[in-house]
Context: one part of a larger RNA
RNA sequence: UUGGGCGUAAAGGGUGUGUAGGCGGCUGGAUAAGUCAAAGAUGAAAUCCCAAGGCUCAACCUUGGAAUUGUCUUUGAAACUGUCCAGCUUGAGGAUAGUUGAGGAGAACGGAAUUCCCGGUGGAGCGGUGAAAUGCGUAGAUAUCGGGAGGAACACCGGAGGCGAAGGCGGUUCUCUGAACUAUUCCUGACGCUGAGACACGAAAGCUAGGGGAGCAAACGGGAUUAGAUACCCCGGUAGUCCUAGCUGUAAACGAUGGGCACUAGAUGUUUCUGCUUUUAUGCAGGAGUGUCGAAGCUAACGCGUUAAGUGCCCCGCCUGGGGAGUACGGUCGCAAGGCUGAAACUC
Numbered sequence: 001u002u003g004g005g006c007g008u009a010a011a012g013g014g015u016g017u018g019u020a021g022g023c024g025g026c027u028g029g030a031u032a033a034g035u036c037a038a039a040g041a042u043g044a045a046a047u048c049c050c051a052a053g054g055c056u057c058a059a060c061c062u063u064g065g066a067a068u069u070g071u072c073u074u075u076g077a078a079a080c081u082g083u084c085c086a087g088c089u090u091g092a093g094g095a096u097a098g099u100u101g102a103g104g105a106g107a108a109c110g111g112a113a114u115u116c117c118c119g120g121u122g123g124a125g126c127g128g129u130g131a132a133a134u135g136c137g138u139a140g141a142u143a144u145c146g147g148g149a150g151g152a153a154c155a156c157c158g159g160a161g162g163c164g165a166a167g168g169c170g171g172u173u174c175u176c177u178g179a180a181c182u183a184u185u186c187c188u189g190a191c192g193c194u195g196a197g198a199c200a201c202g203a204a205a206g207c208u209a210g211g212g213g214a215g216c217a218a219a220c221g222g223g224a225u226u227a228g229a230u231a232c233c234c235c236g237g238u239a240g241u242c243c244u245a246g247c248u249g250u251a252a253a254c255g256a257u258g259g260g261c262a263c264u265a266g267a268u269g270u271u272u273c274u275g276c277u278u279u280u281a282u283g284c285a286g287g288a289g290u291g292u293c294g295a296a297g298c299u300a301a302c303g304c305g306u307u308a309a310g311u312g313c314c315c316c317g318c319c320u321g322g323g324g325a326g327u328a329c330g331g332u333c334g335c336a337a338g339g340c341u342g343a344a345a346c347u348c
Stems, first nucleotide, its partner, number of pairs: 004319003007302002012316001014201004021194003025088007033081002035077008049065006091191001092188003095184006103177007110154001115149007125136002162169002206247006215241002220236004258315006266293011297304002321348003330341004
């Protein structure tokens, strides 16, 4: 390479938008590039294969055939692919009327709690642990009442519930804004799917500059424990955690399961929209999501099972024994930390 694979054995890109490319619905007509057929030309000889023959046989040699899977020319076919033309509505999009939600951004506001400050009461302890000690406290702590400051997070509702492409999103109100779904079947008429590069987004930690700093808390200090204790436990505590602007670009970024379309038993929850009925409360029906259990089927098994890991098609990414190693070198990106790309020797 061919082939076989990618939930857990190696393997789905963190996620999207989209360029090139690849692939692409139904009907009619044209064309004849692909495709198919026939004929012709060419495809050197030798070699290989087959048949016959010559050296006593064989190797070897001679003759003939086949083959030379290819290329070109001419003629023809028109189903499929392509191309051109005309049309269609079921894919896709739009319109109208509604609905849903922690979807996103900005601003304002709210209450509980922790801490700190001020004042009152009060008077010896508090705190902490397995037990203690460090620590705080007669300069009045802890406790309790009143007042104030400031920062961060939003109890109950809250749900295997919802929204978002993913990361993720949870107090309330306002402004701006994205999306999905349902109903009507009105409009456009294949406008679609995927997507190498590219671009955008991307938890936490980290970095730069400026703010902020209540609680928590790497590092660090102290007290314990212990043989030791650079830990687990305790008392403190700085970066950080928060905001603004920029950078970083990684995660068990997980459903460890790429995206799209079609088809293939059901049962039972739940969210949301619509229709009907005996319309306020069930029932029935249709759609979109989200769970559980399961026919067939699949799977090495576990399990998956209309939200497929079933049955097919299209496109992308990735894997090819373990270690060395996600390392070295080179390139590239980054302020740095480091990221991306990514070997070999050697060894089992």
This is a predicted structure of a 348-nucleotide part of an RNA (small-subunit ribosomal RNA, central domain) from an uncultured bacterium.
Its mean pLDDT, the model's own confidence on a scale to 100, is 88.
It matches the Rfam family "Bacterial small subunit ribosomal RNA". Rfam links the family to the GO terms structural constituent of ribosome and ribosome.